[in-house]
Molecule: Glycine riboswitch aptamer
Organism: Paracoccaceae bacterium
């Protein structure tokens, strides 16, 4: 130089869940009512793969303590289609630790 671990960083892939009841506002139809989109805002139901949380075996100085997840738990986030997020996988390339 190659290598490991970590944290960014380009390009691709990347799931689940009510277009559910009310309020108000717009806007479509329209004489009105009624009925359709779409924001807000309470209510309830649901989903988990941003984030947070929590435990087992196993170690430990053994009162306790450390320590996992894609497991659980929904605080948080989401829930027609879009868009936006997105663990994770493969891909660019930096940057810091090791280490010849």
């Nucleotide at each position: 130089a190659g290598g490991u671990c970590a944290g960014g960083u380009u390009c691709g892939g990347g799931a689940g869940a009510a277009u559910c009841c009310g309020a108000c506002g717009g806007g479509c139809c329209a004489u009105c009512c009624a009925g359709c989109c779409c924001a807000u805002c309470g209510g309830u139901g649901c989903c988990g793969a941003a984030g947070g949380a929590g435990c087992a075996a196993c170690c430990g100085c053994c009162c306790c303590g450390g320590u996992a997840a894609a497991c659980u738990c929904u605080c948080a986030g989401g829930c027609g289609c879009a868009a936006a997020g997105g663990a994770c996988c493969g891909u660019u390339u930096c940057u810091g630790a090791c280490g010849a």